[in-house]
RNA sequence: GCAAAUCCGUCGAAAGACGGUGACGCAGAGCUAACGGGGCUACCGCGGGAAUACCGCCACGCCAGCCGGGCCGCCA
Numbered sequence: 001g002c003a004a005a006u007c008c009g010u011c012g013a014a015a016g017a018c019g020g021u022g023a024c025g026c027a028g029a030g031c032u033a034a035c036g037g038g039g040c041u042a043c044c045g046c047g048g049g050a051a052u053a054c055c056g057c058c059a060c061g062c063c064a065g066c067c068g069g070g071c072c073g074c075c076a
Base pairs, nucleotide, nucleotide: 001026002025007020008019009018010017011016024065030071031070032069035068036067037066038063039062040061045057046056047055048054
C1' cells in the first nucleotide's frame, strides 16, 4: 500500500462485479481471461420432454485473491 469472509445497497438470469462495512490474508492481492492450463455460472441457443414444468449440453459471461507465462512498477 492492497483488502478475504460477513452484513447493507446497486447492477446481473446466474456466476460475479461495483460502493460502503470489515481485516482473512498479500512484498506485486498492479495490469493481462484475445498467452496457456484450471475453476464457476448457463440468460440465449441446441438436444430430450405432452409441456410455459423438469433434465442434459454449450461461453459469447465470470474468477488475475487457483497455477504458470507476459507487461509495467514503489521502498529497502

The RNA shown here (c-di-GMP-I riboswitch aptamer) has 76 nucleotides and comes from a soil metagenome. Its mean pLDDT, the model's own confidence on a scale to 100, is 88. The sequence is in RNAcentral, with records from MGnify.